Notes: Model confidence (mean pLDDT): 83 of 100. This is a predicted structure of a 1477-nucleotide RNA (small-subunit ribosomal RNA) from a metagenome.
RNA sequence: AGAGUUUGAUCCUGGCUCAGGACGAACGCUGGCGGCGUGCCUAACACAUGCAAGUCGAACGGGGUGAGGCCCUUCGGGACCUUUACCUAGUGGCGAACGGGUGAGUAACGCGUGAGGAACCUGCCUUUCAGUGGGGGACAACAGUUGGAAACGACUGCUAAUACCGCAUAAAGCUUUUGGGAGACAUCUCCUGAAAGCCAAAGCUUAAUGUGCUGAAAGAUGGCCUCGCGUCUGAUUAGCUAGUUGGUGGGGUAACGGCCCACCAAGGCGACGAUCAGUAGCCGGUCUGAGAGGAUGAACGGCCACAUUGGGACUGAGAUACGGCCCAGACUCCUACGGGAGGCAGCAGUGGGGAAUAUUGGGCAAUGGGCGAAAGCCUGACCCAGCAACGCCGCGUGAAGGAAGAAGGCCUUCGGGUUGUAAACUUCUUUUACCAGGGACGAAGGACGUGACGGUACCUGGAGAAGAAGCACCGGCUAAAUACGUGCCAGCAGCCGCGGUAAUACGUAUGGUGCAAGCGUUAUCCGGAUUUACUGGGUGUAAAGGGAGCGCAGGCGGUGCGGCAAGUCUGAUGUGAAAGCCCGGGGCUCAACCCCGGUACUGCAUUGGGAACUGUCGUACUAGAGUGUCGGAGGGGUAAGUGGAAUUCCUAGUGUAGCGGUGAAAUGCGUAGAUAUUAGGAGGAACACCAGUGGCGAAGGCGGCUUACUGGACGAUAACUGACGCUGAGGCUCGAAAGCGUGGGGAGCAAACAGGAUUAGAUACCCUGGUAGUCCACGCCGUAAACGAUGAAUACUAGGUGUCGGGGAGCAUUGCUCUUCGGUGCCGCAGCAAACGCAAUAAGUAUUCCACCUGGGGAGUACGUUCGCAAGAAUGAAACUCAAAGGAAUUGACGGGGACCCGCACAAGCGGUGGAGCAUGUGGUUUAAUUCGAAGCAACGCGAAGAACCUUACCAAGUCUUGACAUCCCGAUGACAAGCUAUGUAAUGUAGCCUCUCUUCGGAGCAUCGGUGACAGGUGGUGCAUGGUUGUCGUCAGCUCGUGUCGUGAGAUGUUGGGUUAAGUCCCGCAACGAGCGCAACCCCUGUUCUUAGUAGCCAGCGGUUCGGCCGGGCACUCUAGGGAGACUGCCAGGGAUAACCUGGAGGAAGGCGGGGAUGACGUCAAAUCAUCAUGCCCCUUAUGACUUGGGCUACACACGUGCUACAAUGGCGUAAACAAAGGGAAGCAGAGCCGUGAGGCCGAGCAAAUCUCAAAAAUAACGUCUCAGUUCGGACUGUAGUCUGCAACCCGACUACACGAAGCUGGAAUCGCUAGUAAUCGCAGAUCAGAAUGCUGCGGUGAAUACGUUCCCGGGUCUUGUACACACCGCCCGUCACACCAUGGGAGUUGGAAAUGCCCGAAGUCAGUGACCCAACCGCAAGGAGGGAGCUGCCGAAGGCAGGUUCGAUAACUGGGGUGAAGUCGUAACAAGGUA
Repeated sequence: AGAGUUUGAUCCUGGCUCAGGACGAACGCUGGCGGCGUGCCUAACACAUGCAAGUCGAACGGGGUGAGGCCCUUCGGGACCUUUACCUAGUGGCGAACGGGUGAGUAACGCGUGAGGAACCUGCCUUUCAGUGGGGGACAACAGUUGGAAACGACUGCUAAUACCGCAUAAAGCUUUUGGGAGACAUCUCCUGAAAGCCAAAGCUUAAUGUGCUGAAAGAUGGCCUCGCGUCUGAUUAGCUAGUUGGUGGGGUAACGGCCCACCAAGGCGACGAUCAGUAGCCGGUCUGAGAGGAUGAACGGCCACAUUGGGACUGAGAUACGGCCCAGACUCCUACGGGAGGCAGCAGUGGGGAAUAUUGGGCAAUGGGCGAAAGCCUGACCCAGCAACGCCGCGUGAAGGAAGAAGGCCUUCGGGUUGUAAACUUCUUUUACCAGGGACGAAGGACGUGACGGUACCUGGAGAAGAAGCACCGGCUAAAUACGUGCCAGCAGCCGCGGUAAUACGUAUGGUGCAAGCGUUAUCCGGAUUUACUGGGUGUAAAGGGAGCGCAGGCGGUGCGGCAAGUCUGAUGUGAAAGCCCGGGGCUCAACCCCGGUACUGCAUUGGGAACUGUCGUACUAGAGUGUCGGAGGGGUAAGUGGAAUUCCUAGUGUAGCGGUGAAAUGCGUAGAUAUUAGGAGGAACACCAGUGGCGAAGGCGGCUUACUGGACGAUAACUGACGCUGAGGCUCGAAAGCGUGGGGAGCAAACAGGAUUAGAUACCCUGGUAGUCCACGCCGUAAACGAUGAAUACUAGGUGUCGGGGAGCAUUGCUCUUCGGUGCCGCAGCAAACGCAAUAAGUAUUCCACCUGGGGAGUACGUUCGCAAGAAUGAAACUCAAAGGAAUUGACGGGGACCCGCACAAGCGGUGGAGCAUGUGGUUUAAUUCGAAGCAACGCGAAGAACCUUACCAAGUCUUGACAUCCCGAUGACAAGCUAUGUAAUGUAGCCUCUCUUCGGAGCAUCGGUGACAGGUGGUGCAUGGUUGUCGUCAGCUCGUGUCGUGAGAUGUUGGGUUAAGUCCCGCAACGAGCGCAACCCCUGUUCUUAGUAGCCAGCGGUUCGGCCGGGCACUCUAGGGAGACUGCCAGGGAUAACCUGGAGGAAGGCGGGGAUGACGUCAAAUCAUCAUGCCCCUUAUGACUUGGGCUACACACGUGCUACAAUGGCGUAAACAAAGGGAAGCAGAGCCGUGAGGCCGAGCAAAUCUCAAAAAUAACGUCUCAGUUCGGACUGUAGUCUGCAACCCGACUACACGAAGCUGGAAUCGCUAGUAAUCGCAGAUCAGAAUGCUGCGGUGAAUACGUUCCCGGGUCUUGUACACACCGCCCGUCACACCAUGGGAGUUGGAAAUGCCCGAAGUCAGUGACCCAACCGCAAGGAGGGAGCUGCCGAAGGCAGGUUCGAUAACUGGGGUGAAGUCGUAACAAGGUA
C1' cells in the first nucleotide's frame, strides 16, 4: 500500500466482498509446563446454608467464673467479704453515612471542564484562646406479677453513670438598639466602641499526668448550592407552560431560591429546536486510524444513582440509611389461624435464564479500616490458594552425525519420482516434568516475638531421549497439487463461483503451505471506505439545481482615516487527579508484569501586551447600487373596439347521380335533389403572407389592426444620494396543458362513446360520426422531459464570424471602415471533463449565499400530517430482496434505417417439377427383424461405384469359450493343410488313407493338438473428450501483421475518401509507411500456327492391287505428342484529372480475364463422420465376442423429395441410307460362320490392343403409312413360354417372345434449372459388378430464345446510422392470470404495555391547629404556672379505584399491492423508424 466482482472488451460512476488489528467472548478439533492478569455481557430473576460491623469494663450499676479470706454444711455444696484476674446481657460512647456490590433509573448542573458562594455546613484531626463550680430527678438492667403458640410485650417496685435536667460563671459568641473607620458589587463584609438581653461543661485513670468534656477563633478534610461551555437520535414530535414567569410580604433550610404559602402582575421557553418520543449511567481511559475522526465505557481510578417495588420521616456532624425504623404492594416462609418473620445488585453457593462466565477454600502474616489508653477484638475490604489455554508473555516436546537414498505409503510416461537425513543406527545433552537433599526475601517498630501463601520460589544431586503436536488451508483474491470416489447427486461457498463421467473448488488419501499449545469458525467494533468528504466528494448525460420571482430572519459584503479590542496573535500564571499512552532508567534469569523519573494531556480560566485582518463605533469618498434629464426599439401586460380570408350551418338559384373516404373498402350523406357552383345571411374560433437559431418577458408564456392605461430593459449624459449591496431557510406571489365549481358560449377540432374496416383476436393504429372539453367571466387546482435535463450574483481568462437595439469617430456618402455599450447565435485556443463535450451566454479560474445527492428494486409506495370541492398535491419511510443497477465511448451483429455495388437474385425468355404410371430415397406404420448413420439451404437416385447366399452390422434357431484373428509360457505329437474315400447334419462335423525340415545328433526350427493365464475380440456408448477427412457461407473479396501516429483505454489509423475493376484490381489523395494470407498469374484441357518425330495413324503425287491404305513407297496433309510462337490495352481516336481505366476502331485464329478446369484466405455452424481409418475414457468378457443355417434390410391404409416414360402429327411405325467423340477388354472383349422370331446358343479367327474387339451411334435427312382418336399415342399391370448369370433366381435378378393394354389428352397453390456451343434434345461409353441402372461419372451430335433494367423478392460486399442485442433478432424483454413461499399495508375487533390528565379513597409521616386527658426534674408553701406528650382535626400525601382520551406493541376472518421462484397460460408494450418514433 491494495485486491476481486457489472462488459465481448474499455474508461468512469457506484455498491457488495476480502486481506489487518481488537475482544470480559462462545463453539469445533486438539492440549506439556510456568509467570502475570481476567472470569454472569443474559433474569435490577428467585434465593436454602454459612460468613460479610463491631468495639470500649480506663463511662455505669449489676451478674457470672477463677483466686484469696471467712462462715455454714445433709460433705453434694451453699452464704458473705476482698480482688492489681477474666467473661459479660443491659445503660452509655464512638462506629455503623466508610469499606464492598450493581448500572435498573437518569438526556439531567447527572457527568466533564472552568469559575463563584460577600448565600453555606463540617464528627474525628491540627493550632490558638478561655473554662471545667455547685446541685437535682429518673429509666433500663434486676426482682415480682402477668399476656402471647411465637415474635414480642404489659404492670408494680429498686438502682448507677461521661445518660437526662435546672442554677452559677460569660473573655469570646449570638440577638436588639446605637456611634466611628476601612472595603466593596445591590442585599453587605471587616475592624473598633457603648447599652440591654441570652447561651457551657463530665468525668475516668496512673507509681508518674495522661486522656476526656465545654465555649470560641482559625486550618485541614469532607460535603452542599449557583453559573459559563460541552454532552445521542427523531420535526412522520411545533408549539409548550397556572407555581407556570416575575414582584411584595411571610414561612422553611446549614444556606440562596416558587423550595413552600398569601396577594399582585402576565409573563417565561421555542426553528441557535422548546415540548414529546426513543435510547443511554458520565468521565479518566480502551480499541482502531497516518491523522482528523469513528466505535466503546469489562477489569483499575474519579463522580452519580440504586439496594424486592413505591412512599415517608427519625437518629445523627453526616442518611432520607444495602446487612436501621414506619406504611402500602407483590412474593416466600412460620403459625396453636389470633398473628408474626424476610429481602445476596456483600463473599462463597443454589435454582432459573443462556452460546456462555469459577471454590459453600486459607489467613488477618502484610496493606488499609472501626473501636479501645493499650493489650487486643472485628474486618468474604484485603492478602493468598483452588478452577478455566479466557487473554498476554516465556520455555519445551531433543542435538550432532547418518544413503543400501531401506521398508511402507502415494504418484508414474513403468524409466522412475516423492515422503527423505526423515526413520533405523551411532554419539551427546537433560531445559521441563519426576525423585531426593538444602531452602528464602516478603517482618515494619528499641528489643523479643509474629508468615495464610509454603517446605512455595530458588539452589544442589539422581535416572533416562526418556512423559509432551496439533489445527486450518492448497480455483482466483491468497502462500501451497496430484490420484481415486462421486456425477447439477452428495456436497462446498467470504465475494466471484464450483459439481450434469477425465472436478487442482465436493469426499478420502498422499504431498505441500501457514500458524503453533494452540488452530480454525461465529458474533461485534474500527480500518481499508476520499462509501457523509473539517482534513477530504459531488449535482449537463452516472444519484443529485428548487418551475419562476419578491423578500423577513440569517450568512457574506467597496475605498480612505481615527478610536475600541469581541474574534485573532503573543508572553505569564492557575488548573488539566492518580493510573494508562510516550521517552529515559531500574527490579523479577528474559519477557509479559511491576517500580522510579520526565514529557505530554493539543482544553478551560485569569492577566499583561500588539492592532495587520474580521468585528464594532465615528468620520469622509464614489468605482457597487439607486435617482434625475434626453432618446429610440419591442408578439411585455390589462381592458375596450374593430377587420378580412377560411370552415360549418341556414335561405334561394343553376344542376344531376353520385358524393365522401381508404392500402383496398365499408359505415356515412344523396332522387324528400346531395357533392359541385352562384348569391344572400348567421355564428363561433383562430389570425395565412410578413416570419427570421429575429424581438419582448422572472419563468409559464406572448403574433390581424386601433385606442386607453401600465411594467421592465437599453443607450447617451454625469446633475443628485452615498454602500443604500448580493444571496435568501421559512413566508408571499406568479405558474403550460389537463381537471374541478358557477354562469354563458359552442363554428371547427375532439377524450369517452357508437358504427365501419383491419386482424387469429383488435376494447388500438385507419375511416364515418360524436359528447365533455377546447372559447368567455369569476373561483379553485399547483403539477410537466415546468429542459439549456446546466440555481443566483460578481470579477478575471486567445481569437474569428453572423445577427438585433442604441451611441461615437473617420472617409466623404444608395454607403463604407474603425470603435463602444447591451442582447442573441455559430466556430475555436488555453483550461476543464469518464468520455461525449463546454469554452467570455463556461461545464475554465476564484469568491459569497441557497437548494439537492449518497447502490438497484421495494417506492415517490405505506402510515401519519398539511393543503384541496374532488381528482389529487406536498412531506416521505421500513421489512424484504439482488450483486449488481447505471453513464460515456469501442468492436461486432442486427434493423419491416439510409447510400452505393454485385450475383440466373428479380425482370425478359426457354424447358421442367407439382397432376398420371413406374423407378429410387426418406418419413410414418408394420414386424421376430424390417441393422446403422445423414435432417432447412448444406438429409431424402445421400454413405451404397450396384442387399438372392456372401456382403450384413439386424432377427430366429443351433454351436464354440485363450476363442474366427496377434504375441508370450508349458506339455504332447510329427504332423498340418490340400486331395481321395466313408459316414452324417439344416449347417459347422467325424473317421480312415496319404504325410515335416535342418543338424555339430546335444538339439533347433516349423506346424498341429491339449493346458494355464496374461490377453484377444466388440459395426457396443460418447463426433458435446479427439486426430484425420468433408460440407457450407463462397471463388464471396475479404482477413491480418510490423513500425509509426492518435486515444487514459477498449481501440482507431493503414483497410476510410475521389475514381475504376470480376477483384483490398489499379490510380490519385491522405499520419501513415511497408508486409503477409487471399485476388490475379504460374498448372491442365481447348481455340491459331510453327517445328521435331512417323507406327498400329494418314494417302497429295508415283507404282502394284484380290479394290480393302491392301502392298511398295512417302510423311505433304489429317492425326498423334513433345517443344515453341501468339494477346500485352501493344497501336489509333474519343472520354477521363495529362492517372488508373472506359468506349469505339484497326490488325488478328483469338481483344480487353478468349472459353473450361484444378486451385477454397482469417474464420462461422460444439455442422457431419467413434459404421472408412486412428484414438482417450466408459462398458461387455461361456458374451454386447466368434461360427452356421434360414429369414430380414425388398414389408405397405399413407405423406414428401429426386428421376424415367408419356399424354402424341415439330409425332408413331416401317423400309433403306449418312456422320462422332471418349472409353473398356485376359477368370476379358470376342469377329466371321452356323442355329434360334428373339433374349441367346455352338464354334473360337484376332487382340494385353491408334493394329483385334465391344461397336449398331441416335436424333437427322429420304420414301411410305397412320389423320386427331385414349388412337398404329402411351406402355403400367397380368398370363403363358423362354434365355442368361449364379451352389441357389420362392421370398428377391435382368432380359426375350407372344398375348393382355391401366392411368394419362400438358398438370391448382406453389416451385426449380439455365446467359452460348449454354438451355433444350439425341444417343455412346465407363466405374461398381458372377448377374442385376430410369442412378452416378464422362463423351460427343443437333442446337435456340432473351437480358429494358436494378423498383421489388433472396443472398452477399463496402460506407454510414440507431440499439436496452454480445448464446449477438431463432436476440432482448413487459404486464395480467395460475401455483408455491416470504415480509409488509388496511382490517370488524381482541389483547398487553407506557406516560400523563380528571375525580374518589386516603396508609405511614412531617407540619399546623387543638390538646377538656396525661406528665419526675424548673418556679411556687400550696393552688397552680412554665414546658412537654398521648389523642383528635386539617393541608399534603404512596398504593388502590373509577373515567375519557394519548401512544407503542402483539394478534385477527377478510383484503391490497410487493418480492422471490426450472421448463406454466395469454398476448407482444419497450429496445432498430421495434413495425402507430

RNAcentral holds the sequence, with entries from SILVA.